[in-house]
Molecule: small-subunit ribosomal RNA
Organism: uncultured bacterium
RNA sequence: AGAGUUUGAUCCUGGCUCAGAACGAACGCUGGCGGCAGGCUUAACACAUGCAAGUCGAACGCAUCCUUCGGGGUGAGUGGCAGACGGGUGAGUAACGCGUGGGAACGUGCCCUUCAGUUCGGAAUAACCCAGGGAAACUUGGGCUAAUACCGGAUACGUGCGAGAGCAGAAAGAUUUAUCGCUGAAGGAUCGGCCCGCGUCUGAUUAGCUAGUUGGUAGGGUAAUGGCCUACCAAGGCGACGAUCAGUAGCUGGUCUGAGAGGAUGAUCAGCCACAUUGGGACUGAGACACGGCCCAGACUCCUACGGGAGGCAGCAGUCGGGAAUCUUGCGCAAUGGGCGAAAGCCUGACGCAGCAACACCGUGUGGGCGACGAAGGCCUUCGGGUCGUAAAGCCCUGUUGUUGGGGACGAAGGGCGAAGGGUUAAUAGCCCCUAGCCUGACGGUACCCUUCGAGGAAGCCCCGGCUAACUACGUGCCAGCAGCCGCGGUAAUACGAAGGGGGCUAGCGUUGUUCGGAAUCACUGGGCGUAAAGGGCGCGUAGGCGGCCAUUCAAGUCGGGGGUGAAAGCCUGUGGCUUAACCACAGAAUUGCCUUCGAUACUGUUUGGCUUGAGACCGGAAGAGGUUAGUGGAACUGCGAGUGUAGAGGUGAAAUUCGUAGAUAUUCGCAAGAACACCAGUGGCGAAGGCGGCUGACUGGUCCGGUUCUGACGCUGAGGCGCGAAAGCGUGGGGAGCAAACAGGAUUAGAUACCCUGGUAGUCCACGCCCUAAACGAUGUCAACUGGGUUGUUGGUCCUUCACUGGAUCAGUAACGAAGCUAACGCGUGAAGUUGACCGCCUGGGGAGUACGGCCGCAAGGCUGAAACUCAAAGGAAUUGACGGGGACCCGCACAAGCGGUGGAUGAUGUGGUUUAAUUCGAUGCAACGCGAAAAACCUUACCUACCCUUGACAUGUCUGGAAUUCCGCAGAGAUGUGGAAGUGCCCGAAAGGGAGCCAGAACACAGGUGGUGCAUGGCUGUCGUCAGCUCGUGUCGUGAGAUGUUGGGUUAAGUCCCGCAACGAGCGCAACCCCCGUCGCAUGUUGCCAGCAUUUAGUUGGGGACUCAUGCGAGACUGCCGGUGACAAACCGGAGGAAGGUGGGGAUGACGUCAAGUCAUCAUGCCCCUUAUGUCCAGGGCUACACACGUGCUACAUUGGCGCGUACAGAGGGCUGCGAUACCGCGAGGUGGAGCGAAUCCCUCAAAGCGCGUCUCGGUUCGGAUUGCAGGCUGAAACUCGCCUGCAUGAAGGCGGAGUUGCUAGUAAUCGCGGAUCAGCAUUGCCGCGGUGAAUGCGUUCCCGGGCCUUGUACACACCGCCCGUCACACCACGGAAGCAAGCAACACCCGAAGCCGGUGGCCUAACCCUUUCGGGAGGGAGCCGUCGAAGGUGGGGCUCGUGACUGGGGUGAAGUCGUAACAAGGUAGCCGU
Repeated sequence: AGAGUUUGAUCCUGGCUCAGAACGAACGCUGGCGGCAGGCUUAACACAUGCAAGUCGAACGCAUCCUUCGGGGUGAGUGGCAGACGGGUGAGUAACGCGUGGGAACGUGCCCUUCAGUUCGGAAUAACCCAGGGAAACUUGGGCUAAUACCGGAUACGUGCGAGAGCAGAAAGAUUUAUCGCUGAAGGAUCGGCCCGCGUCUGAUUAGCUAGUUGGUAGGGUAAUGGCCUACCAAGGCGACGAUCAGUAGCUGGUCUGAGAGGAUGAUCAGCCACAUUGGGACUGAGACACGGCCCAGACUCCUACGGGAGGCAGCAGUCGGGAAUCUUGCGCAAUGGGCGAAAGCCUGACGCAGCAACACCGUGUGGGCGACGAAGGCCUUCGGGUCGUAAAGCCCUGUUGUUGGGGACGAAGGGCGAAGGGUUAAUAGCCCCUAGCCUGACGGUACCCUUCGAGGAAGCCCCGGCUAACUACGUGCCAGCAGCCGCGGUAAUACGAAGGGGGCUAGCGUUGUUCGGAAUCACUGGGCGUAAAGGGCGCGUAGGCGGCCAUUCAAGUCGGGGGUGAAAGCCUGUGGCUUAACCACAGAAUUGCCUUCGAUACUGUUUGGCUUGAGACCGGAAGAGGUUAGUGGAACUGCGAGUGUAGAGGUGAAAUUCGUAGAUAUUCGCAAGAACACCAGUGGCGAAGGCGGCUGACUGGUCCGGUUCUGACGCUGAGGCGCGAAAGCGUGGGGAGCAAACAGGAUUAGAUACCCUGGUAGUCCACGCCCUAAACGAUGUCAACUGGGUUGUUGGUCCUUCACUGGAUCAGUAACGAAGCUAACGCGUGAAGUUGACCGCCUGGGGAGUACGGCCGCAAGGCUGAAACUCAAAGGAAUUGACGGGGACCCGCACAAGCGGUGGAUGAUGUGGUUUAAUUCGAUGCAACGCGAAAAACCUUACCUACCCUUGACAUGUCUGGAAUUCCGCAGAGAUGUGGAAGUGCCCGAAAGGGAGCCAGAACACAGGUGGUGCAUGGCUGUCGUCAGCUCGUGUCGUGAGAUGUUGGGUUAAGUCCCGCAACGAGCGCAACCCCCGUCGCAUGUUGCCAGCAUUUAGUUGGGGACUCAUGCGAGACUGCCGGUGACAAACCGGAGGAAGGUGGGGAUGACGUCAAGUCAUCAUGCCCCUUAUGUCCAGGGCUACACACGUGCUACAUUGGCGCGUACAGAGGGCUGCGAUACCGCGAGGUGGAGCGAAUCCCUCAAAGCGCGUCUCGGUUCGGAUUGCAGGCUGAAACUCGCCUGCAUGAAGGCGGAGUUGCUAGUAAUCGCGGAUCAGCAUUGCCGCGGUGAAUGCGUUCCCGGGCCUUGUACACACCGCCCGUCACACCACGGAAGCAAGCAACACCCGAAGCCGGUGGCCUAACCCUUUCGGGAGGGAGCCGUCGAAGGUGGGGCUCGUGACUGGGGUGAAGUCGUAACAAGGUAGCCGU
């Protein structure tokens, strides 16, 4: 520090996700040791049991025990101090609660300092005793008694009150002599109470709140200020700088993260606050409204004799419960700290320790060295090997930890006892000081040290497709499963499972959750708004924010110096202590803040004075559909009246509805009414926007230019607010010609609630009032400044100039193009989207949704404001390359058109589908499958079926044994096969024995074999677009990039063919040419070919010849070369000459980059899978030949351009020895007999046919047509039944030129005629491949159909239009809204009731101290009771807010290949979209 993910690819926007760190964690697997820290985040739920606050006899009495008789101890009380600390929790609290910094009107026990005092009396009371009540808790009456308990008097340095005079108010003793106490007062220290500035979460779908409320006066109250409380007076106070209300929350130092700024958080430790079962209340006290105190009320639990009582773990342990989850009912006061005490000491679940759990952090170990036969074994393998792997074994070591045995701390300072000594004293008593010594440790026999044993007891978890380090084999087969995102899995899964191997971390490792980071993804640092989300529809203007030039004042902001504070701990730096580290200690730095003081005055601000350039005013000109209102004009449409006139009109793609013989349409005249204003008119003008258009008048707003006369910053923006605001719509009243939602009819259509047509109502128009929205758009807020000399228009002024609005300058507008710059790109570009400033508005992934709820507005429609659940991994912008378009331009092709002939109808042939079958083997399926693989299915072929056999096999290699091979003959069987017999030994080496090659048989195992699967695992081959003209590359250039350029453009061509131009220059594969055949000529050679001339013959038969034909080979020839024209002086085209041939002469071969997961595993090859006495092999028979039917392709026909008969002429190209087979003979014929010739320019197949000549038939299902069938034959072949071909005779079917549609062909072509060949035993006059004969017609042309090329355009397509995609309906699931209601909670309000208690009052009642009185009694004071104010809980009531639930209902989302249509994307087939 980034990465993955939208696309075919690209750039951008933008979300989602990941890598990091952290945790009081939890879960899964695993687990050696130690140190150190932390351990109910949930139910502030309920709690059994034990403990957590007592102490003092040196304050007091009593009882009791012991006694050395000096005294000591114990118990319950009185009394004092402490139980307001320590410990827990975070419910409440949005607050002066907390943090920080200040302040004045206060208190303060114990402690310190100082001053003064400590005197004289009195009356009670608990304990105790007696008598009662009660189950208990407890309690009543009477009696005795003490005090440092209580009360009175005296005194008063100082204190309080009071103007003053003056008045008022204290005390306690103990013990023994040293002190400790007590009282009054002042001061200090500490702690606390109160007040203030600033800071402190979210929501405006909470906008108004407030009656003690705000202030004053007087009083009360408090330790103290204060509406803290009361009375009276005034009417204030708070709030958009967010009051009130609602939700959430203890705050902070800090902690986590982050580069920082920030964000999140507030466990442990520390400071503050609040609370103690819930609510209220006071008492005591220095301090409480009191966790382990009291009273009352509520809920709950417990005891009870039912009368009444008791209780409060959010102290430490522990229990139940809740929960994913959080420990021992431990030891000790040895240390530190606290309370009491003079002290010893007692108490202390504070604390110190130990225990539990890997919960976190830190340390350490599980061994080290050598060790190759690279062992065994596992896994993989190309079978060679590789890897686990020096890893193991083995050898040699070490001893951390562990085990055994032993030693053994620091933490202890203080205190106590204390011989001796010293001091005090009359004292050797007592007390005090003090030395040696002794005693005091929970942890703990722990840390640590020594020793012993022995590699011995100690490794797992996650991951391995990319991000992201790490790969193979097997299993599985969209199953099982994985997954953080993208995504894996449908038979070759590095993604699932498990294995081998590898990577990472390590006593842990993963997962889950949460926080920060990455995220510049809320942007202060540090983002944006033309098209990605985002500029308010427009203006006026309030608050606010910001503000020109010069001087002046102050010093608020700002800057600097000093002071105070910013607790400690923590973080950071340094040093030190535990063996190291974590941890701990010390020192420093830091704490960016606040307060205060002194200073500076540039800038901002304040004060004062001035200025004119911003702004405004004034004067003079100018243009304009600016606005409102009144009038007025013509054209047109329509209606009405009248005339002419007759059968149609109208409308459409075509029609119909409609109008018209009751007279339409058309035409002429007149009248009426309403609405809109042609031409001018413009890229033009005006307005803030919406918007504004005939002409004239009235009223009126703004703008521009010129002058530079006046004011003197008066300005800019603008949250709220106010106003304006197209169309549609609403209300009331008018108006209504045309147009026209709704509606009706006619068409179209599968349907057509549409598009088209005929009608037609609201509405459109006017007045008044609402509505307030638009794609209200320049998708661009307003204002100001600055930034190329710019170029081309246009509107309005002014100035200069000119014959001339001719040219120029300038200001203000409005357009087009473009520099720099900006931008993701497109584009913007002085009218900015450039460079800056001011202010406002708005955005933060898509969908849900501009929806729901709430509020405001509206008559309504609806508008404004405006969520969430849920769901997706994208949704988007711009540009690129393609593809596509019922887009455009250009061009080509038998593509259409023009022609000729077919096909589709018939018969039969053949292939296919379907059906059938035991099997009808398999493949090919739009063009580009279907006379295709198959250039030959009777057996074979043959892969299929039925039956019978074989199992190392029909075939290959290797091992062993035997035998030569081989041939022949029987028997059984359908055959395969089984069985029996006979003959018989070869070749090479070697003298022989024997060995070898080859062959046969047998045995066992490796293996063979498979037309079994997968053409979607493949090679090879092929089809197709398409013989279309295209497809690319290098370098350069342009672009952020995908890419572009080149290859586009102007011409031209069959052609990316060529020329020209050009940021391109070149090149490659294609095109063309080179190759083959045909067409002309030449040369060479003439046999088997040829024969002009010579001879010869029936015959080129023979001699001869090479002239010719022909054959073979080699050459020539054609190149737009020549001429004319056109063109651009080009390329090229047109015409012509010459020529056998002319513009590629005709034909063939030749098929670019690629597309179709096109075809083929059944030609062959091949990976993987499958079968192995069978899916292999052999064999017989059957099937591939089936047949209600459908399709394709060809044949023959339907006849007279014909059929038949007779005669007669002319090819080319092929084939032939298992062959072609002549003459001759036989047969009506197929054919047979026979075998000349020929391995072929020689012989044979081989008579070509159409044609021509003559004859016949004459329009009839025929002398057309030949299917079908019968009989008789022929040929091949072991074998023609299923199932061959041919012949003769007989038979003589359908069919009379073929619907919609569809196909071939542009010249030696179509059409027509025959001939040959491959395959082959046989089987093709119908298929295929070739050959020649005869031999046309038409082409205006490119509008249309199909296919293609190039350019351009649109695109929401990119498995690319056979694309994409919308909505209803049906089904399932999910979350949400509404809803009669139901239920709960919260905070207020009004009233009722009113506990405890404080305060106030109080007749009668009770009453030790003090006063009066001899007593009685009275007074002061106090108490109970009663009354009153306040007052918790409770009750009643009507509202508010929130949550839950609810029959039914509404839309939304998501789901497998459901239904209906086709809305959008191309002109998407009616351009789309926005508002209504």